[in-house]
């Protein structure tokens, strides 16, 4: 070189098939509760969707190229 899987919030991951407001949990800020802490409850906070280009009214999603991570195969002694 070949094949497959993956890259989305600070972290773990959905969402992609079949384009149509970017989400959940954890975390974190504020408040409540408590003598206090934890737990629990309320409320806020979150994103160039790996990069570049193309298609489209509209792209995380489709197409092309590239980068990175994991696994398999191949090769070698």
């Nucleotide at each position: 070189c070949g094949c497959g899987g993956g890259g989305u919030a600070g972290c773990u991951c959905a969402g992609u098939c079949g384009g149509g407001u970017a989400g959940a949990g954890c975390g974190u800020g504020g408040g409540g509760c408590u003598c206090a802490u934890a737990a629990c409850c309320c409320u806020g906070u979150g994103g160039u969707c790996g990069c570049c280009g193309g298609u489209u009214c509209a792209a995380a999603u489709c197409c092309g190229g590239c980068c990175c991570c994991c696994g398999c195969a191949c090769c070698c002694a």
Source information
A computed fold for a 77-nucleotide RNA from Methylobacterium aquaticum, annotated as transfer RNA. The source organism's lineage runs through Bacteria, Alphaproteobacteria, Hyphomicrobiales, Methylobacteriaceae and Methylobacterium.